[in-house]
RNA sequence: CGGUUACAGGGGCAUACUCAUCGAAAGAUGAGGACGCAAAGCCACCGGUCCUAAGGGAUAAGCCCAAGGAUAGCGGGGUUGCCAGA
Numbered sequence: 001c002g003g004u005u006a007c008a009g010g011g012g013c014a015u016a017c018u019c020a021u022c023g024a025a026a027g028a029u030g031a032g033g034a035c036g037c038a039a040a041g042c043c044a045c046c047g048g049u050c051c052u053a054a055g056g057g058a059u060a061a062g063c064c065c066a067a068g069g070a071u072a073g074c075g076g077g078g079u080u081g082c083c084a085g086a
Base pairs, nucleotide, nucleotide: 005084012037013036017032018031019030020029021028022027035073041079042078043077045076046075047074048071049070050069051068052067055065056064057063
């Protein structure tokens, strides 16, 4: 320095749900709240999943196409990091 993460110490983040706001929606943000998480820190590059107002097709709605958006607490990948030293 890299991998790994036993025993500890100091801590960190914040599921569901509620309220408020934004959004067509998925969902996001803030406050409360903790299911859990050794990267549940950050990043939409790859795959998955979710949304569909507007556009085209079809059409009673539904649906399909293209496009756009979301999800990092779905996985892969990239990148940064606290403590300890079995």
c-di-GMP-I riboswitch aptamer from a Gammaproteobacteria bacterium, 86 nucleotides, folded computationally.
The sequence was found by an Rfam model in a public genome assembly.
NCBI's taxonomy places the organism under Bacteria, Pseudomonadati, Pseudomonadota, Gammaproteobacteria.